[in-house]
Context: one part of a larger RNA
Molecule: small-subunit ribosomal RNA, 5' domain
Organism: Hyphococcus sp.
RNA sequence: GGACGAACGCUGGCGGCAGGCUUAACACAUGCAAGUCGAGCGCCCUGCUUGCAGGGAGCGGCAGACGGGUGAGUAACGCGUGGGAACGUGCCCUUCGGUACGGAAUAGCCCUGGGAAACUGGGUGUAAUACCGUAUACGACCUCCGGGUGAAAGAUUUAUCGCCGAAGGAUCGGCCCGCGUUAGAUUAGCUUGAUGGUGGGGUAAAGGCCUACCAUGGCGACGAUCUAUAGCUGGUUUGAGAGGACGACCAGCCACACUGGGACUGAGACACGGCCCAGACUCCUACGGGAGGCAGCAGUGGGGAAUAUUGGACAAUGGGCGCAAGCCUGAUCCAGCCAUGCCGCGUGAGUGAAGAAGGCCUUAGGGUUGUAAAGCUCUUUCAAUAGUGAAGAUAAUGACGGUAGCUAUAGAAGAAGCCCCGGCUAAAUUCGUGCCAGCAGCCGCGGUAAUACGAAUGGGGCAAGCGUUGUUC
Numbered sequence: 001g002g003a004c005g006a007a008c009g010c011u012g013g014c015g016g017c018a019g020g021c022u023u024a025a026c027a028c029a030u031g032c033a034a035g036u037c038g039a040g041c042g043c044c045c046u047g048c049u050u051g052c053a054g055g056g057a058g059c060g061g062c063a064g065a066c067g068g069g070u071g072a073g074u075a076a077c078g079c080g081u082g083g084g085a086a087c088g089u090g091c092c093c094u095u096c097g098g099u100a101c102g103g104a105a106u107a108g109c110c111c112u113g114g115g116a117a118a119c120u121g122g123g124u125g126u127a128a129u130a131c132c133g134u135a136u137a138c139g140a141c142c143u144c145c146g147g148g149u150g151a152a153a154g155a156u157u158u159a160u161c162g163c164c165g166a167a168g169g170a171u172c173g174g175c176c177c178g179c180g181u182u183a184g185a186u187u188a189g190c191u192u193g194a195u196g197g198u199g200g201g202g203u204a205a206a207g208g209c210c211u212a213c214c215a216u217g218g219c220g221a222c223g224a225u226c227u228a229u230a231g232c233u234g235g236u237u238u239g240a241g242a243g244g245a246c247g248a249c250c251a252g253c254c255a256c257a258c259u260g261g262g263a264c265u266g267a268g269a270c271a272c273g274g275c276c277c278a279g280a281c282u283c284c285u286a287c288g289g290g291a292g293g294c295a296g297c298a299g300u301g302g303g304g305a306a307u308a309u310u311g312g313a314c315a316a317u318g319g320g321c322g323c324a325a326g327c328c329u330g331a332u333c334c335a336g337c338c339a340u341g342c343c344g345c346g347u348g349a350g351u352g353a354a355g356a357a358g359g360c361c362u363u364a365g366g367g368u369u370g371u372a373a374a375g376c377u378c379u380u381u382c383a384a385u386a387g388u389g390a391a392g393a394u395a396a397u398g399a400c401g402g403u404a405g406c407u408a409u410a411g412a413a414g415a416a417g418c419c420c421c422g423g424c425u426a427a428a429u430u431c432g433u434g435c436c437a438g439c440a441g442c443c444g445c446g447g448u449a450a451u452a453c454g455a456a457u458g459g460g461g462c463a464a465g466c467g468u469u470g471u472u473c
Base pairs, nucleotide, nucleotide: 001473002472003471004470006469007468008467009466010465013345014344015343016342017341018340019338020337021303026301027300028299030298031297032296035062036061037060040059041058043056044055045054046053047052048051069256070255071254078181079180080179081178082177083176084175087173088172092169093168094167095166096165097164098163099162100134101133102132103131110123111122112121113120114119140149141148142147154161155160156159182228183227184226189219190218191217194216195215196214197213198212199211200210201209231253232252233251234250235246236245237244238243258279259278260277261276262275281292282291283290284289309335311334312333313332317331318329319328320327321326348378349377350376351375358369359368360367361366382414384409385408386407387406388405392400417462418461419460420459421458422443423442424441428457429456430455431454432453438445439444
């Protein structure tokens, strides 16, 4: 000198764009953050215009594995990069073939119990794109090559939307490998499913992934193991570069979701706002038993030097569901707060010497503040007031927002501070103080003439900021 997710002190006019719990992955009141479909199904309720409209819980389908948050763990095929073979892929696209006939239940509803509640037991009866069977099989799968196995679902406004089998594609994902990826040797030996083989199991898939038997291997000073620290990257910052430091915001990947473990469903999870078990904590209770999980958006307490609103809208972009109308969306788009940062603008311009008054200094003559002020002549950016008023939306639909912009009006009117002045280092005098009070980044100032402390005047620097502190180059 540069940089910052900064903080603190003094000060503070406007706008644009960005950023805003770095600490306790501490605990959380309250509201919202994932629903949707009546063109799958039966039922109940309401309104009447009596064949329509609206609503409700339930069964069923798809979605809840995305989007959003955090960085605890992880030194690892986690990440980056380049390869690989033994795999899966809902929705989407292309192609081929099919969509036949039956059956038994069950929720809701009704009846009846238990319980404080959460919830739950029994009985009668009921529907489906829920469940099951039979038939069929272009492909498909198994095969000892003889053969065997295995599917479907309908709906309606009659135009479509679906359903099943198979092949291919696209997309996304799982797996393996080479290389790279912090520090410590005051960590030198580590390892028993450990290293390899065979048989078997398991997975979508290769594999000690698991298991039985057999062999005795495997790693390590080119640093194994252990310990400490840490999410990784694109990048950011500094530097002429080499290098160093960092990984906020934005983007990609990974991991996690009160702590630990487990599986279920599913194309996909071992699942943030799903389930089960255990634990800690909080809450309810009729003491028998139950409920919960903000590292989603706001917000609260706590911690801290320190970090915002319990806002608006789905108008746009995108996502889920739906034929659609549409519904949902704290994703997102906006608004609010904060000089936290960057950038831009303003706080007036010209003229004005009796160099006014006042202040300060003085060798008492004067010097300086200083064209500075006043005065005179102008201008109106920004802000203010009034009017008008967008683009963003394509026929309609605008939260932002009566916003931005434009026009008019009045008036210099509403708008400057902070640090420093001994040397480094731009800028000095007077008074006060008297090794006191104090200053200080280093050298060092202060003990009666202090350019170094405090005040004043003057000056220097930067400027809506200026200084200090911290970290880093």